[in-house]
């Protein structure tokens, strides 16, 4: 001087929440805070979840036709239009969801 284990200091990040700001939103960012983290530095590269917007399928509902005094039923799926859902494509979002890759601090007995 290196290795292994590891104890202590001294630092390091910063979750929910708040204030301000960017974005249609997911989510980011800046302060504040401080749940927690020994890689919670750094990469969306593989999987998820998440948000958007298209087409599609599907369920309603507007619609349309028919019947009633009406409420409302019954029938149609030809244009439309509008809510939901299901996958699926395009794009995006999360590194504090989980694999991956790169890098990196301290050292007592």
């Nucleotide at each position: 001087g290196a290795a292994a284990c590891g104890a202590a200091a001294g630092g390091g990040c910063a979750a929910a929440c708040c204030a301000g700001g960017a974005g249609u939103a997911a989510u980011c960012c800046u302060g504040g805070g401080g749940c927690g983290c020994a890689a919670a530095g750094c990469c969306g590269c593989g999987g998820a979840u998440c948000c958007u917007a298209g087409a599609a399928g599907u369920u309603g509902g507007a619609u349309u036709a028919a019947a009633u005094a009406a409420u409302u039923u019954u029938a149609a799926g030809u244009u439309u239009c509008u809510a939901g859902u299901u996958g699926u494509u395009a794009g995006g979002a999360u590194a504090g969801c989980c694999g991956g890759g790169c890098u990196g601090c301290c050292g007592a007995a």

About this RNA:
Predicted 3D model of a 109-nucleotide RNA (c-di-GMP-I riboswitch aptamer). The coordinates come from a structure-prediction model, not an experiment, and the mean pLDDT is 78. It matches the Rfam family "c-di-GMP-I riboswitch aptamer". Rfam links the family to the GO term cyclic-di-GMP binding.